[in-house]
Molecule: transfer RNA
Organism: Camelus ferus
């Protein structure tokens, strides 16, 4: 120094131009002497950061910062 890929809820990850979603976890309530497993339910996200296209970007394009990775 080039070329590739990731970035989304506390954690690990879908997701698709039109109101952002399961799992783990947390909090409530029912089971239960009592914990544990099970059920039901809620909370909790400026979709790395800035611009640009568009009626409308989390998705398309630039750039940028981080990390991963491949070659010299």
């Nucleotide at each position: 120094g080039a070329g590739g890929g990731u970035a989304c809820a506390g954690c690990a990850c879908a997701g698709u131009g039109g109101u952002a979603g399961a799992g783990c976890a947390c909090g409530u309530g029912c089971u239960u002497a009592a914990c544990a497993u099970g059920c039901a339910u809620g909370a909790g996200g400026u979709c790395c950061u800035g611009g640009g296209u568009u009626c409308a970007a989390u998705u398309c394009c630039c750039a940028c910062u981080a990390c991963c990775u491949u070659c010299a």